Small-subunit ribosomal RNA from a metagenome, 1558 nucleotides, folded computationally.

RNA sequence: AGAGUUUGAUCCUGGCUCAGAACGAACGCUGGCGGCGCGCCUAACACAUGCAAGUCGAACGUGAAAGUGUAGCAAUACAUGAGCAAAGUGGCGCACGGGUGAGAAACGCGUAGGUGACCUACCUUUGUGACCGGAAUAACCAGUCGAAAGAUUGGCUAAUACUGGAUAGAGCGCAUUUAUCGUAGAGAUAAGUGCGGGAAAGGGCGGCUUUCACACAGAGCAUUUAAGCAAAUGGUUUGAAUGUUGUGUGUGGGAGCUGUUGCACUGAGAAGGGCCUGCGUCUCAUUAGCUAGUUGGUGAGGUAAUGGCUCACCAAGGCAAUGAUGGGUAGCUGGUCUGAGAGGACGAUCAGCCACACUGGAACUGAAACACGGUCCAGACUCCUACGGGAGGCAGCAGUGGGGAAUCUUGCGCAAUGGACGAAAGUCUGACGCAGCGACGCCGCGUGAGUGAAGAAGGCCUUCGGGUUGUAAAGCUCUGUCGAACGGGAAAAAGUGAUCGUUAGAAUAAUACGCUAACGAAGUGAUUGUACCGUUAGAGGAAGCACCGGCUAACUCUGUGCCAGCAGCCGCGGUAAUACAGAGGGUGCAAGCGUUGUUCGGAAUUAUUGGGCGUAAAGGGCAGGUAGGUUGUCUAUCAAGACUGUUGUGAAAUCCCUGGGCUUAACCCAGGAAGUGCGGCAGUGACUGAGAGACUAGAGUGCUGGAGGGGUUCGUGGAAUACCCGGUGUAGCGGUGAAAUGCGUAGAUAUCGGGUGGAACACCAGAGGCGAAGGCGGCGAACUGGACAGCAACUGACACUAAACUGCGAAAGCGUGGGGAGCAAACAGGAUUAGAUACCCUGGUAGUCCACGCUGUAAACGAUGAGCACUAGACGUGGCGGGUCUUGACCCCUGCCGUGUCGACGCUAACGCGCUAAGUGCUCCGCCUGGGGAGUACGGUCGCAAGACUAAAACUCAAAGGAAUUGACGGGGGCCCGCACAAGCGGUGGAUCAUGUGGUUUAAUUCGAAGCAACGCGAAGAACCUUACCUGGAUUUGACAUCCCUUUGAAUAUUACUAGAGAUAGAAAUAGGCUCGCAAGAGACAGAGGAGACAGGUGCUGCAUGGCUGUCGUCAGCUCGUGUUGUGAAAUGUUGGGUUAAGUCCCGCAACGAGCGCAACCCCUGUUUUUGGUUGCCAUCAUUAAGUUGGGCACUCCAGAAAGACUGCCGUCGUCAAGACGGAGGAAGGUGGGGAUGACGUCAAGUCCUCAUGGCCUUUAUAUCCAGGGCGACACACGUGAUACAAUGGUAGAUACAGAGGGUAGCGAAGUGGUGACACGAAGCAAAUCUCAAAAAGUCUAUCUCAGUUCGGAUUGGAGUCUGCAACUCGACUCCAUGAAGUUGGAAUCGCUAGUAAUCGCGGAUCAGCACGCCGCGGUGAAUACGUUCCCGGGCCUUGUACACACCGCCCGUCACACCAUGAGAGCUGGCUCAACCAGAAGUCGAUUUAGCUGACCCGCAAGGGGGGCGAUCGCCGAAGGUGGGGCUAGUGAUUGGGGUGAAGUCGUAACAAGGUA
Repeated sequence: AGAGUUUGAUCCUGGCUCAGAACGAACGCUGGCGGCGCGCCUAACACAUGCAAGUCGAACGUGAAAGUGUAGCAAUACAUGAGCAAAGUGGCGCACGGGUGAGAAACGCGUAGGUGACCUACCUUUGUGACCGGAAUAACCAGUCGAAAGAUUGGCUAAUACUGGAUAGAGCGCAUUUAUCGUAGAGAUAAGUGCGGGAAAGGGCGGCUUUCACACAGAGCAUUUAAGCAAAUGGUUUGAAUGUUGUGUGUGGGAGCUGUUGCACUGAGAAGGGCCUGCGUCUCAUUAGCUAGUUGGUGAGGUAAUGGCUCACCAAGGCAAUGAUGGGUAGCUGGUCUGAGAGGACGAUCAGCCACACUGGAACUGAAACACGGUCCAGACUCCUACGGGAGGCAGCAGUGGGGAAUCUUGCGCAAUGGACGAAAGUCUGACGCAGCGACGCCGCGUGAGUGAAGAAGGCCUUCGGGUUGUAAAGCUCUGUCGAACGGGAAAAAGUGAUCGUUAGAAUAAUACGCUAACGAAGUGAUUGUACCGUUAGAGGAAGCACCGGCUAACUCUGUGCCAGCAGCCGCGGUAAUACAGAGGGUGCAAGCGUUGUUCGGAAUUAUUGGGCGUAAAGGGCAGGUAGGUUGUCUAUCAAGACUGUUGUGAAAUCCCUGGGCUUAACCCAGGAAGUGCGGCAGUGACUGAGAGACUAGAGUGCUGGAGGGGUUCGUGGAAUACCCGGUGUAGCGGUGAAAUGCGUAGAUAUCGGGUGGAACACCAGAGGCGAAGGCGGCGAACUGGACAGCAACUGACACUAAACUGCGAAAGCGUGGGGAGCAAACAGGAUUAGAUACCCUGGUAGUCCACGCUGUAAACGAUGAGCACUAGACGUGGCGGGUCUUGACCCCUGCCGUGUCGACGCUAACGCGCUAAGUGCUCCGCCUGGGGAGUACGGUCGCAAGACUAAAACUCAAAGGAAUUGACGGGGGCCCGCACAAGCGGUGGAUCAUGUGGUUUAAUUCGAAGCAACGCGAAGAACCUUACCUGGAUUUGACAUCCCUUUGAAUAUUACUAGAGAUAGAAAUAGGCUCGCAAGAGACAGAGGAGACAGGUGCUGCAUGGCUGUCGUCAGCUCGUGUUGUGAAAUGUUGGGUUAAGUCCCGCAACGAGCGCAACCCCUGUUUUUGGUUGCCAUCAUUAAGUUGGGCACUCCAGAAAGACUGCCGUCGUCAAGACGGAGGAAGGUGGGGAUGACGUCAAGUCCUCAUGGCCUUUAUAUCCAGGGCGACACACGUGAUACAAUGGUAGAUACAGAGGGUAGCGAAGUGGUGACACGAAGCAAAUCUCAAAAAGUCUAUCUCAGUUCGGAUUGGAGUCUGCAACUCGACUCCAUGAAGUUGGAAUCGCUAGUAAUCGCGGAUCAGCACGCCGCGGUGAAUACGUUCCCGGGCCUUGUACACACCGCCCGUCACACCAUGAGAGCUGGCUCAACCAGAAGUCGAUUUAGCUGACCCGCAAGGGGGGCGAUCGCCGAAGGUGGGGCUAGUGAUUGGGGUGAAGUCGUAACAAGGUA
């Protein structure tokens, strides 16, 4: 980067198809390993089970409780109690993380901004504060109801739960003062003043100090008392109880100090969010109008906050062709794929945003939700139930069912990262980290390496020689990746935090303790015994898939036989398939390879980059004109566009560049660049733009002038047609290719005169004029539009184009009313025809005409939109003007406008266009994107209708098309030729026979040939043979060839016998006797026997072929080289003007030459000369019956060599040509006559049965041999011939003249016999000698006398001859007898132009015999050709073509059949949606308080009241639901309409040629 495909070929247009890349893929075949990724695109379908959001005891009450202490023997009791906490109160979290893409066309997303209109828990930080009180409630206990879920009553209790009050310098709200800044309108900052309302948890934990309480321990004191001792008042000892004092220990409480954490208010920050705005963001106009909270204002409500967000009032706005509204489709983006790019398509994984969480609605809580794993209500579905009621929501991770072509494990772990809670340990975490499954993708590795030629075997092919598989294998020498086994490997991922230790710091009386910081130590792994490393064995375990006709790399064999099948497009397959199937070989990729699907590309095939519209698809029928687009010259200003610089942003990831980490790569990491965009700032002022000022070249106005079928209306004229009246006049008229219908004796047609009426306007008239187009034509008038020329006074860009819109718009048609001569759809009749609903004819109604209205289309065409500018000329013509000349119906030069022809450059596919562009440019509009379906359906608009405008899809094809080229063809044209016609002569077609063919028949009637160009053809000769056919009988290496073995013998020839139809079989005899070698033996040859290779085939295919042949056609054509022209096929030459039999020759010419054909050269014939005379000849001489013989070679003749004819000569014509015509001379005159000779090619013409030959088939038969039969049949049809039909004849007699041939298995004389065929006979002759051999018509004489005959001879009977092995089927001939049809032949058709036709005989080949056929020969011997109109065939030129298998072509429509998609359709069933109405759950909001309930605050001693709250009720809104009614859309429907497709259906023949009626 292109390629295939329309055609016989070409160029173009144009579609279809392919090669590339990609994928969340699927399917088929196959499958070794690893790394990194990815994995429900379908049913936002339904879900069993488990898990996915909890945590905090350092907020609180409470619960059980290890352990410890005391007492006790013990059980146990009491006290204390680490840690835990199911459940509850409370706090934080549950708004994150994770999923999905249903909805949504939107400020949803992207990007850039705004928020002076806002919020923000946790986090960081500033400052300050934390005072005094109160009342409850869950848990718990005891009950009640319930199946359950759960509900409820009474009672107890705590808080960092709830709550009253106080305080708050900051902040908040309102009002206000001053200063500064500032706006279009807001407002901000700073410092003040006054008023208002408004906070908290001093809690938790740790430490220290202190204090109180309790318990225990032991001690002192006091009192009382009991017992003992002593005593009689008293005392003493022990014990007990009580009280009290201080001490110690333990526990608990309080207070103080302190640390930490938490709490409240507040300023700031970080991060997150809400709201608003500019720009961007799919498709349908067959969706054109939408909108009442709608648009704006004022006020209020509501919110964190702006705002119709909501409400009341006021105004009447707002959006829309720059696409509103409506329908359809869709998550958006970073990006991904593709592409050179611009673009196009997509939006998986990853990341940002949005939306959703069974469906619909709603709020609560909260910093944040209208909340995926919360609440309430409604609905559908599922589950439980004791039937009373309840429960649930995987679009979290796994997993199940279902759907589907299709997408994974009910795994491990919180070790890491991240998150929630917590002071922390820690708990939770299907986020996440890992593993599993899947070649789903990307990347990497391996399946071995070297050597090895006897080029092994096997396979395949083969021209049989060989080639190929193929160094491939084997063999030999090595290596050891992956995999396997064994071993090492806590190596890396791991470092924080917590614990312990050390040090330091703040605090403290303190070096305790605790806290903070630094350093050190040990310990923690799901993956995992994994990565990696080592050892061992061993090439051992590891290659497939697709393709091989072209595109497109790669070829052969076999099978099959339009079958089976293939196919992306073109297309393969009907007997030699590189295209089907298999095999061998090859090509490509490779653990994959193909197929299918989808996207981009190629496709410049929607074209901005980068297309077009005369004829291929495509210019609106024409004009006016709105929006829009575009717009002259000069000046200054602005700076919107534009350009420059700078700056912000454009998330990360991705892409790109550089570097780094995994052994490499994929992958990952770091840095940079890029991100073409948007915003801010500054600048420039050429260009566009804006507004301002000026100009006149664009445009317009004015004045002068003429031209014109421009338009409308009103008049008017003559010719002609028709009709009416009258006259003349008589039998036809009219019409056609020819006729008929029709008109006419009731007087037509014709003709004369008069009249009526309608329509159209001859000549002029012209490729001439006018008009925007349609269109406009007698003459006159009125009204009126436009263009043009001249002048240069005026305006001063006023211009161009042109969606929408408006108007005009041929013919036909429609409506109403007139009119109606001619013409004339429909219709009728007559013709034509197979038919003729046509063409032709006779009639004839609408209509054509007028007025008014409608329709709005045409090949409305120059198939060419409008405007402006530029770019060679030549020749006409219409209008106006100028110049020069002058007075002409002038001419010449020239300017402008119009209208034509040709043409340079240029353009175009070509044709063609070419100042009137299809050239070069600018501006604007319309239109096109393969053919068919289809300008159709549906919908809409218009119309009275007919219909018009707008305008698809399904389905189907690989083309459809334009221009040009070469042919072929034409019921196209021109020129020319031919026995082509015509003019003639004779035939065929009728008869009989012969012969060939068809058909029929048959055992077989062998086969071939089929228009001309098969049919007396192959066949120049079928009784057997031939012979290929049939019946029957035989043979099987064969009748014939080569090779081998054995055996015999030469071979071979001859004779006769037996059986048999014969082939054959049997058994004999005779003759004959090869070469070498001493011999054995060998060789050659032959017979017999045997085995196999093979023989054989007139079996098939002439459509596999060679060769040969026919035919166009003895027609004059067919080509090439070089050059030139054309993009090319091709053309030129070869056409043209003449001429010729001829592409024969001449002239001309971008051609010049050449080849095959023509002609000539060859043969025969016609004249002469010469040479030679035997077998030929005979003038002279002789001779004979006879050129018989002598002689001669003059003549004839024969056969050799020459000559001769060339338009050479003359005249005329012609281009001074070629040549033609006439003439002379000449035997012959214009290729003298005849033959041979057949260009390139056509017909798949004929022949495989002459021969040769590929392939196929057959092989005890499709071969071979034999006998007999058949090819000879016979109702019939056709072709070719013979003989006739008679007097130009027949018969009989007589008689004359040829040429060319043949002859030894032959011709055969004379002579004889026979009526004859013929026989006997044998001379001569291998031939100018002999013979066949007689020529016949002719001539002479005679006869027949027009008849089915003295014509004609078929047929049949009889008798013969000859050939032959043999004449029955089935020969020829002879004689006698018989004596058919036939009296000149319908339609039609054949041959022939001069020694021809016609007629007459003769010979030959084949051949034993058989000729009416064929091939030759001579004799006699005509007629006619004006001419090229017509028929047929051919040649050249030209034209048309839709043909190219080429007119025997192509091709159209109905009908019939099958299938497919689609429109209409009584309707039916869904979905979406609109407005109206009914009803109204939950819930927010508002209102009421009137019988209910009620802890905190206030009043009150109390009772109670106030206030507040709950409940209840009412109201607004409000989802599902309901009612009837619209709109849109989908499916389906008896029947019906057309459409498409389909090797061989029916009917016609409409189109293509003048297509037979253009």

Notes:
The coordinates come from a structure-prediction model, not an experiment, and the mean pLDDT is 81. It matches the Rfam family "Bacterial small subunit ribosomal RNA".